Context: one part of a larger RNA
RNA sequence: AUAAACGCUGGCGGCGUGCCUAACACAUGCAAGUCGAACGCGCCCGCAGGGGCAACCCUGUGGGUGAGUGGCGGACGGGUGAGUAACACGUGGGUUAUCUACCUUGAGGUGAGGAAUACCGGCGAGAAAUCGCCGACAAUACCGCAUAGGUUCGGAACCUUCCGAACAAAGUCCCUUUGGGACGUCUCAAGAUGAGCCUGAGUCCGAUUAGCUUCGUUGGUGGGGUAAAAGCCUACCAAGGCGACGAUCGGUAGCUGGUCUGAGAGGACGAUCAGCCACACUGGGAUUGAGAACGGCCCAGACUCCUACGGGGGGCAGCAGUGAGGAAUUUUCGUCAAUGGGGGCAACCCUGAACGAGCAACGCCGCGUGCAGGAAGAAGGUUUUCGGAUCGUAAACUGCUUUUCUUGGGGAAGAUAAGGACGGUACCCGAGGAAGAAGCCCCGGCUAACUACGUGCCAGCAGCCGCGGUAAUACGUAGGGGGCGAGCGUUGUCC
Numbered sequence: 001a002u003a004a005a006c007g008c009u010g011g012c013g014g015c016g017u018g019c020c021u022a023a024c025a026c027a028u029g030c031a032a033g034u035c036g037a038a039c040g041c042g043c044c045c046g047c048a049g050g051g052g053c054a055a056c057c058c059u060g061u062g063g064g065u066g067a068g069u070g071g072c073g074g075a076c077g078g079g080u081g082a083g084u085a086a087c088a089c090g091u092g093g094g095u096u097a098u099c100u101a102c103c104u105u106g107a108g109g110u111g112a113g114g115a116a117u118a119c120c121g122g123c124g125a126g127a128a129a130u131c132g133c134c135g136a137c138a139a140u141a142c143c144g145c146a147u148a149g150g151u152u153c154g155g156a157a158c159c160u161u162c163c164g165a166a167c168a169a170a171g172u173c174c175c176u177u178u179g180g181g182a183c184g185u186c187u188c189a190a191g192a193u194g195a196g197c198c199u200g201a202g203u204c205c206g207a208u209u210a211g212c213u214u215c216g217u218u219g220g221u222g223g224g225g226u227a228a229a230a231g232c233c234u235a236c237c238a239a240g241g242c243g244a245c246g247a248u249c250g251g252u253a254g255c256u257g258g259u260c261u262g263a264g265a266g267g268a269c270g271a272u273c274a275g276c277c278a279c280a281c282u283g284g285g286a287u288u289g290a291g292a293a294c295g296g297c298c299c300a301g302a303c304u305c306c307u308a309c310g311g312g313g314g315g316c317a318g319c320a321g322u323g324a325g326g327a328a329u330u331u332u333c334g335u336c337a338a339u340g341g342g343g344g345c346a347a348c349c350c351u352g353a354a355c356g357a358g359c360a361a362c363g364c365c366g367c368g369u370g371c372a373g374g375a376a377g378a379a380g381g382u383u384u385u386c387g388g389a390u391c392g393u394a395a396a397c398u399g400c401u402u403u404u405c406u407u408g409g410g411g412a413a414g415a416u417a418a419g420g421a422c423g424g425u426a427c428c429c430g431a432g433g434a435a436g437a438a439g440c441c442c443c444g445g446c447u448a449a450c451u452a453c454g455u456g457c458c459a460g461c462a463g464c465c466g467c468g469g470u471a472a473u474a475c476g477u478a479g480g481g482g483g484c485g486a487g488c489g490u491u492g493u494c495c
Base pairs, nucleotide, nucleotide: 001493002492004491005490006489007488008487011367012366013365014364015363016362017360018359019325024323025322026321028320029319030318033072034071035070038069039068041066042065043064044063045062046061047060048059049058050057051056079279080278081277089202091200092199093198094197095196098195099194103191104190105189106188107187108186109185110184111145113143114142120135121134122133123132124131125130150167151166152165153164154163155162156161171183172182173181174180175179204251205250206249211242212241213240217239218238219237220236221235222234223233224232254276255275256274257273258269259268260267261266281301282300283299284298285297303314304313305312306311331357333356334355335354339353340351341350342349343348370400371399372398373397380391381390382389383388404436405432406431407430408429409428410427414422439484440483441482442481443480444465445464446463450479451478452477453476454475460467461466
């Protein structure tokens, strides 16, 4: 010094921190949705008109709601450190070898059509999960066509031009007025942001690991492939490449800013916070997308759950919580009020991110447990040479104060109009009463602090030296004393 634990003890507040072990298994709830101003449909509630004796039906319109199509977001945020000794990380460069949704700026467009499909209806299969056949219908879903300022490609050209080919698009809403506007949409250029790839030197231990590679290993050519260079892949050819400046192998380990220590140099560590990386039951794979997969898909495996035995479901290293392991680590809490994120024109919705509250002396810091007077030096304890000494102004008693506490009242900032979970909290005022609040370790030397009794190499102590066998300042108890103090001591670990 500590992400600590254990023993004894424990009044309050502020700020932090809280599974270091089993990347063990997980009941339950929540953690990613949103948009009706993209689209059709069902249901509910209303309004208007029409039909009907009525039940009710039809048309239009407004609001809500349900599943579905579609868009954007589920690649962020949150967790963990298993793997990794590596361009993983930190640092300095390169990318004329690359991509980048949303955002910003600039330029130019947005014409005319078509065919489907989910939801739905009918029929059917299944225990369920779910699925099949037929039929109709919509779009900012999908597909041709047109156009091309521009982009890409090809051919001429040879320094800036020409020719040819290919390549787009989507609408919705508002004020409605002939019109205007908002949000979109398409192409191109630039920016910003984010990312990919390459590279110099740096980054633990072991030589009781000395040769490794030939399973593409090193290079070339052709072809393929990627957003992009490249044996990245492939066919052929050549025989290279790395290594005592430590290759290969084995062990250990996420890396860094930093943290602890130290006068520094250095040593150790890498919890919380921040950046990067890796992982998401284990292994593999693709799809969608600007970008890839914790709460998406598929396959295999282990485990587990449901089953009508035919077949299906699941993945807390998200927040809580449970079991297990362990010396050991919290509530199945509140709110979206703030900050931020996603969607939406907006209203708003979602957000276990976040902000807060709860638990734990786990840490740091602050405060309190009273202050003054008070000698018959009371009683009592301990001790005694029996005179006394000591606890000791300590107590009693007298006076005072009220930090805290209890109780009553007021009551925020945090919120630019409204809106506050925290919270009737912080804070302020009044009243009450010393009132409710001290322990732990040690006293042989190191090392501050000594006596009595008990015990008798026993019981025990102990960090080292060492104490104990009948006068133990070292064991146990008591009195006294010393140290620290809401803590004190022990143990572990680092300097």